This is a predicted structure of a 73-nucleotide RNA (transfer RNA) from a Patescibacteria group bacterium. Lineage of the source: Bacteria > Bacteria candidate phyla. The coordinates come from a structure-prediction model, not an experiment, and the mean pLDDT is 81. RNAcentral holds the sequence, with entries from ENA.

RNA sequence: UGGGAAGUAGCUCAACUGGUAGAGCGUCGGACUUCGAGUCCGGAGGUUAGGGGUUCGAUUCCCUUCUUCCCAG
Numbered sequence: 001u002g003g004g005a006a007g008u009a010g011c012u013c014a015a016c017u018g019g020u021a022g023a024g025c026g027u028c029g030g031a032c033u034u035c036g037a038g039u040c041c042g043g044a045g046g047u048u049a050g051g052g053g054u055u056c057g058a059u060u061c062c063c064u065u066c067u068u069c070c071c072a073g
Base pairs, nucleotide, nucleotide: 001072002071003070004069005068006067007066010025011024012023013022019056027043028042029041030040031039032038049065050064051063052062053061
């Protein structure tokens, strides 16, 4: 320099053909327990990497920038 992949909750990852962003773990509260561990119930937590465009509507499609990884030179 060229090509490709990825970026979503604190972490690991989903989200189908564009239609109200979810799960597990963690965290907080509660119940059971003498306490702890464990189990169960509930809650909080998101500028979907940044910006722009298309659309009634974008995590999803298009353009651009940034970061990480892989391949080639």